Predicted 3D model of RNase P RNA and transfer RNA as a complex of 494 nucleotides. It holds a member of the Rfam family "Bacterial RNase P class A". It is annotated as a ribozyme. The coordinates come from a structure-prediction model, not an experiment, and the mean pLDDT is 76.

RNA sequence: GAGCUGGCCGGGCGACCGCGUGGACCCGUGGCAACACGAGUCCCCGAGGAAGGUCCGGGCUCCACAGGGCAAGGUGGUGGGUAACGCCCACCCGGGGUGACCCGCGGGACAGUGCCACAGAGAACAGACCGCCGCCGCUCUGCUCCGGCAGGGCAGCGGUAAGGGUGAAACGGCGGUGUAAGAGACCACCAGCGCUCCGGGUGACCGGAGCGGCUCGGUAAACCCCACCUGGAGCAAGGUCAAGAGGACGGCACGGGCGCGAGCCCGGACCGUCUGCGCGGACGAUCGAGGGCGGCCCGCCCGAGUCCGCGGGUAGACCGCACGAGACUGCCGGCAACGGCAGUCCUAGAUGGAUGGUCGCCCACCGCGUCCGCCGCAAGGCGCGCGGGGACAGAACCCGGCCUACAGGCCAGCUCAU
RNA sequence: GCCCCGGUAUCCCAACGGCAGAGGAAGCGGUCUCAAACACCGUCCAGUGUGGGUUCGAGUCCCACCCGGGGCACCA
Numbered sequence: 001g002a003g004c005u006g007g008c009c010g011g012g013c014g015a016c017c018g019c020g021u022g023g024a025c026c027c028g029u030g031g032c033a034a035c036a037c038g039a040g041u042c043c044c045c046g047a048g049g050a051a052g053g054u055c056c057g058g059g060c061u062c063c064a065c066a067g068g069g070c071a072a073g074g075u076g077g078u079g080g081g082u083a084a085c086g087c088c089c090a091c092c093c094g095g096g097g098u099g100a101c102c103c104g105c106g107g108g109a110c111a112g113u114g115c116c117a118c119a120g121a122g123a124a125c126a127g128a129c130c131g132c133c134g135c136c137g138c139u140c141u142g143c144u145c146c147g148g149c150a151g152g153g154c155a156g157c158g159g160u161a162a163g164g165g166u167g168a169a170a171c172g173g174c175g176g177u178g179u180a181a182g183a184g185a186c187c188a189c190c191a192g193c194g195c196u197c198c199g200g201g202u203g204a205c206c207g208g209a210g211c212g213g214c215u216c217g218g219u220a221a222a223c224c225c226c227a228c229c230u231g232g233a234g235c236a237a238g239g240u241c242a243a244g245a246g247g248a249c250g251g252c253a254c255g256g257g258c259g260c261g262a263g264c265c266c267g268g269a270c271c272g273u274c275u276g277c278g279c280g281g282a283c284g285a286u287c288g289a290g291g292g293c294g295g296c297c298c299g300c301c302c303g304a305g306u307c308c309g310c311g312g313g314u315a316g317a318c319c320g321c322a323c324g325a326g327a328c329u330g331c332c333g334g335c336a337a338c339g340g341c342a343g344u345c346c347u348a349g350a351u352g353g354a355u356g357g358u359c360g361c362c363c364a365c366c367g368c369g370u371c372c373g374c375c376g377c378a379a380g381g382c383g384c385g386c387g388g389g390g391a392c393a394g395a396a397c398c399c400g401g402c403c404u405a406c407a408g409g410c411c412a413g414c415u416c417a418u
Numbered sequence: 419g420c421c422c423c424g425g426u427a428u429c430c431c432a433a434c435g436g437c438a439g440a441g442g443a444a445g446c447g448g449u450c451u452c453a454a455a456c457a458c459c460g461u462c463c464a465g466u467g468u469g470g471g472u473u474c475g476a477g478u479c480c481c482a483c484c485c486g487g488g489g490c491a492c493c494a
Stems, first nucleotide, its partner, number of pairs: 001416009011362007019046002022043004027038004048392001052403002055401005060234004067298004072230005077091005092106001093104004107225002112223002114219003129164002131160005137154007172190002175187003191215001193212008238319004246275006252268001254267005277311007290302003312493003326345008363390001365388006373382003419490007428443003436474001445461005467483005
């Protein structure tokens, strides 16, 4: 000088004004009171590394328990971490880089099926367009000892995958033997595949030896196969709260009817439980509607109401809801992710939705100037002066991740070149 | 806050993974007409929201992002 990796910060201080939760005091109104509402004073606390996208995984809540099979969806090297994960760590394999290091949706294509456009002769147990070679026929030229010989052209039959050409991909590569020309047809070496054995590793896998046929296309983010995982919905989950016509069930005073009677049937003030905005439609009492929030079947359970359409009203209060897989510090175990132990701390809870604004000084950063000071041959740098100026974005039940956005800055380790 | 759906020309809307994409309306030009409308003929207009990946090849398959649309609560 050029890079690589990991971690961290993301304006600071002061004054004034303002907002929200909570606490204390005080005033007013209501109330017997508890207390509620409103105004005021003081005090404490008050966004993030992504609070974001809502892409995964959990806690929590309800669906009786969270059952079986199929289907559907997801994950995909190995070992570990974790509450769990599609996340993280370490390692393996493949690829890239001189290197630090980076990247990989990284199981299976000898279980099966499908697809491989155009071009090209041929696209998956392939193929003869040009070329090369052989045979036969016709023909031309040259030579001739007239028997033929040599060379060329055209047509036909056949051989050939070395060469040309097409393509993303053409059925191992290079050299030799061989041949009419050729070819793993054969040989040596190399690459690749399979099998056996030995050694190392928990394992993915690695190293070595031998043998084999000599060579097997790609695609699974195509169907599919294998292994593993997944019940559904989501805090608008779910629960509590005054009045309430009507409805259902149960209890029961009583009334009526039937019966010789035990008793049965009907109505029903009142009480209890559940439900309960209105209208219309459909289905429905054990042979049971409907439900158990994606589909089918089985099993099980709940069950008296359920489902659909149209319309109206309200935008209530409280709980859930801020102590949690919590944060920080130290020690120990582990390569690490992470775990264990001890100590300390409590740190936002809005619901038209608070966490902000102004001023002064300072700190990054940018631009301009340079009378002057320092360094330098110079370009310029430091200082000084003036002006500008602080990104991305904001909790809403809570966590663990991923991804995306982000002005600028700090620290540590490492590599290459000189 | 939560849960779904979609994006191809100015508009509407097609396209088994296969020649960089069909059609209709609108627009433009022409014929017809005195002029217009109608009709007929011709023509123009996309690189499929953006980026990356799989594949020989992507509008289509996969991932991330951007934009747009829809639904929900309560009847105490």